Context: one part of a larger RNA
RNA sequence: UGACGGGGGCCCGCACAAGCGGUGGAGCAUGUGGUUUAAUUCGACGCAACGCGAAGAACCUUACCAGGGCUUGACAUCCUCUGACUGACCUAGAGAUAGGUAGUUCUCUUCGGAGACAGAGAGACAGGUGGUGCAUGGUUGUCGUCAGCUCGUGUCGUGAGAUGUUGGGUUAAGUCCCGCAACGAGCGCAACCCCUACUGUUAGUUGCCAGCAAGUUAAGUUGGGCACUCUAGCGGAACUGCCGUUGACAAAACGGAGGAAGGUGGGGACGACGUCAAAUCAUCAUGCCCCUUAUGUCCUGGGCUACACACGUGCUACAAUGGCCUGUACAGAGGGAGGCGAAGUCGUGAGGCGGAGCAAAACUCACAAAGCAGGUCUAAGUUCGGAUUGCAGGCUGCAACUCGCCUGCAUGAAGUUGGAAUCGCUAGUAAUUGCAGUCAGCAUACUGCGGUGAUACGUUCCCGGGCAUUGUACA
Numbered sequence: 001u002g003a004c005g006g007g008g009g010c011c012c013g014c015a016c017a018a019g020c021g022g023u024g025g026a027g028c029a030u031g032u033g034g035u036u037u038a039a040u041u042c043g044a045c046g047c048a049a050c051g052c053g054a055a056g057a058a059c060c061u062u063a064c065c066a067g068g069g070c071u072u073g074a075c076a077u078c079c080u081c082u083g084a085c086u087g088a089c090c091u092a093g094a095g096a097u098a099g100g101u102a103g104u105u106c107u108c109u110u111c112g113g114a115g116a117c118a119g120a121g122a123g124a125c126a127g128g129u130g131g132u133g134c135a136u137g138g139u140u141g142u143c144g145u146c147a148g149c150u151c152g153u154g155u156c157g158u159g160a161g162a163u164g165u166u167g168g169g170u171u172a173a174g175u176c177c178c179g180c181a182a183c184g185a186g187c188g189c190a191a192c193c194c195c196u197a198c199u200g201u202u203a204g205u206u207g208c209c210a211g212c213a214a215g216u217u218a219a220g221u222u223g224g225g226c227a228c229u230c231u232a233g234c235g236g237a238a239c240u241g242c243c244g245u246u247g248a249c250a251a252a253a254c255g256g257a258g259g260a261a262g263g264u265g266g267g268g269a270c271g272a273c274g275u276c277a278a279a280u281c282a283u284c285a286u287g288c289c290c291c292u293u294a295u296g297u298c299c300u301g302g303g304c305u306a307c308a309c310a311c312g313u314g315c316u317a318c319a320a321u322g323g324c325c326u327g328u329a330c331a332g333a334g335g336g337a338g339g340c341g342a343a344g345u346c347g348u349g350a351g352g353c354g355g356a357g358c359a360a361a362a363c364u365c366a367c368a369a370a371g372c373a374g375g376u377c378u379a380a381g382u383u384c385g386g387a388u389u390g391c392a393g394g395c396u397g398c399a400a401c402u403c404g405c406c407u408g409c410a411u412g413a414a415g416u417u418g419g420a421a422u423c424g425c426u427a428g429u430a431a432u433u434g435c436a437g438u439c440a441g442c443a444u445a446c447u448g449c450g451g452u453g454a455u456a457c458g459u460u461c462c463c464g465g466g467c468a469u470u471g472u473a474c475a
Base pairs, nucleotide, nucleotide: 001475002474003472004471005470007469009467010466011465012464013463015459016458019425020424021423022422023421026316027315028314029313030312031311032310033309034307035306042053043052064302065301066300067299068298069297070296073125077124078123079121080120081119082118083117088101089100090099091098092097106115107114108113127291128290130289131288132287136285137284138280139279140278141276143274148187149186150185151184152183153182154163155162156161167178168177169176193268194267195266196265198236199235200234201233202232203231204230207226208225209224212223213222214221239262242256243255244254245253246252318418322377323376324375325374326373327372328371334365335364336363339358340357344353345352346351384415389410390409391408392407393406394405395404431452432451433450434449435448436447437446
């Protein structure tokens, strides 16, 4: 000087407390461990691995296994020779592949040749998701959006170092003020960026309809208009600016006015010096090592989906603030041409037929759901709950057996609120409710989007962090 302390002091954080809702018990989904297997590819392992890489494992993906093939190779450059090539059909085969048939005869040209593509050959070489993340770059997590981390000159100290950065206040903040052997500066904080909340202006179609007119079973449907809503450009607006009190005449705090918004308005992007030899050689790049008729490469089938078990993360429930039936209302964001697919129609339904319109403020996915109104059920393993299983179908796709999703009928399991323990959350948040993207098909996941919409006195304690201080046989 640091680090540590079951040392004391100050301060902060959903850290505790006060609450709301969960997890841990059940069924299922999903990831992991373990076990099994020919293979169950690999990586990730306290927080910071475990619905993670994977924003979609039937084939492909695919890296794994079995079998069948190839060896200048599936891919690149160079050399020689030949030929346009691609494509179509037949045979054998699981296919890769092999054999055959028909057809065609490339472009430029200085007619020497050149180019692209394909085949054959020789070797230089290709190739490797093989190893090492403890050889690396790049990227990322974490402490932590915590308020810190340093430098120049000066001064002090023999020196390591100190000072500045400590002190008194204050702040979300090393934020600002005052003081001070320090004076300044840099990286961080804040601001500048984006979205959102109010408003002006410009613009007015594909959006809108106040007034005027037309019009229908219905409708901004039509004429017309750009007021309004909205869309999207450019501006304005918030700065403790104003008033009062407190304070040290400061910084600032508290209250108030005005205001759509008040003290960082709300959210996002943004992550200092560094820590963990943290993660990644399987995104990519790359040193070294290793393989080279195989650790490369092609194909078929299988596996990644196994299942005495254990754990994590979720979904659905155990019901009456509910289930079921009927009627009825209101979004935002996003996608669409190998696409979205309306009306109509068939089917109990999944879905089929159909094909209007739309490269989309136009058409469409697309009925949002919870909600509201009415009816019914009456405390029960039930009209709760839906697992499991049988049968019959639908869709995607060469192909749903291993191993997809959905529908109808039947079946109707566990489960009556969950031990010790443990998690999230302070406002449009928790909780609850649907919609979209990913995708040929497949969502209880993730991400985004809106709808309805709560509870909270404080800092003694637990955890983590910051500052100065103290002890130390630690570095």
The prediction has a mean pLDDT of 81. This is a predicted structure of a 475-nucleotide part of an RNA (small-subunit ribosomal RNA, 3' major domain) from an uncultured bacterium. The full RNA is in RNAcentral, with records from ENA and SILVA. Its Rfam family is "Bacterial small subunit ribosomal RNA".